[in-house]
The RNA shown here (Bacterial RNase P class A) has 388 nucleotides and comes from an Acetobacteraceae bacterium.
Model confidence (mean pLDDT): 77 of 100.
The gene name in the source record is rnpB.
The sequence is in RNAcentral, with records from ENA.
It matches the Rfam family "Bacterial RNase P class A". Rfam's curators write: Ribonuclease P (RNase P) is a ubiquitous endoribonuclease, found in archaea, bacteria and eukarya as well as chloroplasts and mitochondria. It is annotated as a ribozyme.

RNA sequence: CCAGACGGCCGGACGGCCGCUGAUGCCGCAAGGCGUUAGAGGAAAGUCCGGGCUCCAUGGGAACACGGUGUCGGCCAACAGCCGGCGGGGGCGACCCCAGGGAAAGUGCCACAGAAAACAAACCGCCCGCGCAAGGGCACGUCCCCCGCGGGCAAGGGCGAAACGGUGCGGUAAGAGCGCACCGCGCCUCUGGCAACAGGGGUGGCAGGGUAAACCCCACCGGGAGCAAGACCGAAUAGGGGUGGCUGCGCUGGCGACAGUGCAGGGAUGUUCCCAUCCCGCCACCCGGGUAGGUCGCGUGAGGCGUGCCGCAAGGUGCGUCCCAGAGGAAUGGUCGUCCAGCGCGGCAACGCGCUGACAGAACCCGGCUUACAGGCCGUCUGGCUGC
Numbered sequence: 001c002c003a004g005a006c007g008g009c010c011g012g013a014c015g016g017c018c019g020c021u022g023a024u025g026c027c028g029c030a031a032g033g034c035g036u037u038a039g040a041g042g043a044a045a046g047u048c049c050g051g052g053c054u055c056c057a058u059g060g061g062a063a064c065a066c067g068g069u070g071u072c073g074g075c076c077a078a079c080a081g082c083c084g085g086c087g088g089g090g091g092c093g094a095c096c097c098c099a100g101g102g103a104a105a106g107u108g109c110c111a112c113a114g115a116a117a118a119c120a121a122a123c124c125g126c127c128c129g130c131g132c133a134a135g136g137g138c139a140c141g142u143c144c145c146c147c148g149c150g151g152g153c154a155a156g157g158g159c160g161a162a163a164c165g166g167u168g169c170g171g172u173a174a175g176a177g178c179g180c181a182c183c184g185c186g187c188c189u190c191u192g193g194c195a196a197c198a199g200g201g202g203u204g205g206c207a208g209g210g211u212a213a214a215c216c217c218c219a220c221c222g223g224g225a226g227c228a229a230g231a232c233c234g235a236a237u238a239g240g241g242g243u244g245g246c247u248g249c250g251c252u253g254g255c256g257a258c259a260g261u262g263c264a265g266g267g268a269u270g271u272u273c274c275c276a277u278c279c280c281g282c283c284a285c286c287c288g289g290g291u292a293g294g295u296c297g298c299g300u301g302a303g304g305c306g307u308g309c310c311g312c313a314a315g316g317u318g319c320g321u322c323c324c325a326g327a328g329g330a331a332u333g334g335u336c337g338u339c340c341a342g343c344g345c346g347g348c349a350a351c352g353c354g355c356u357g358a359c360a361g362a363a364c365c366c367g368g369c370u371u372a373c374a375g376g377c378c379g380u381c382u383g384g385c386u387g388c
Stems, first nucleotide, its partner, number of pairs: 001384010012339007020039008041359001045370002048368005053226004066222005071085005086100001087098004101217002106215002108211003123157002125153007135145003138141001165183006184206001185204008230296004240287007247264007265280005303322008340357007
């Protein structure tokens, strides 16, 4: 210098003017006014996991069903997260990827091709025996090829994503774990490790193809709903309940105001009468539930920053220090100037002019994961090339 791997950080800066939301000081009876101060993110996103908090349900335990998780150890409030290992795969390497229990309980599936996709089977082929009409060969035979029949085999070919252990030697008519060596696999055992696992020894003699993000089996875990949770205050209007009053006529009592008592009710079905059916008051006050609206929940928290110690790390712990958005149709904005970065044009150049400024935006909070992101900075490491 080129190409790459991993980790971290920033993601426009400063100022003027005009606004918005919260907190707070002063003034004001109040409405409000004048100041001060704070005001989006690394993902606030998707709402995919895990918790806090709230309400509901719940006597304890077990089983079943359903859902989730699935290598080992550690961390954490918890997790499907993180850290460190193990195993498998990829890369020359730094490093990256893995839904990583069980296929020897059972069931299912394995397209096309292929003889056969799993208690096996044999298309071409190899080998043995018998036959040999026709045809072919020359070494002229009790021959060979071809062909037919019977049998043996699975080495080689072929099909496929995958073919019933792999390679080599021996063996054989040809072959075959048939025998042997090594590798793989199962079982037993030893050593190291907390463990996953790794390494060694012995033994068996090949049995057991793949697929569990197919059913299933095993182990472990799991009440439900969510801030529109939930709590408090609470109109107007319309419902509900209570008390009192309110119409006409008659009778009784009282001089009277009035009191007591009896009988009548009103409306709708077009109109009048009868009958039938259906509906039921008015006014005032009080009580209670709900709605609109308001207040709380609501930001001191698994909190931020700095630093010491422990730990490889995730993280834990001690000390110091700070208080850091809180809206509710929903504030966090607009504009101007200077600068920064990128691009374009002009210019020999200094420079000038123009355009652009990623993804996105809190809504109860927190820990993760995933996804989006213009441009830029820093650190560690790997493989090359070149010079000294």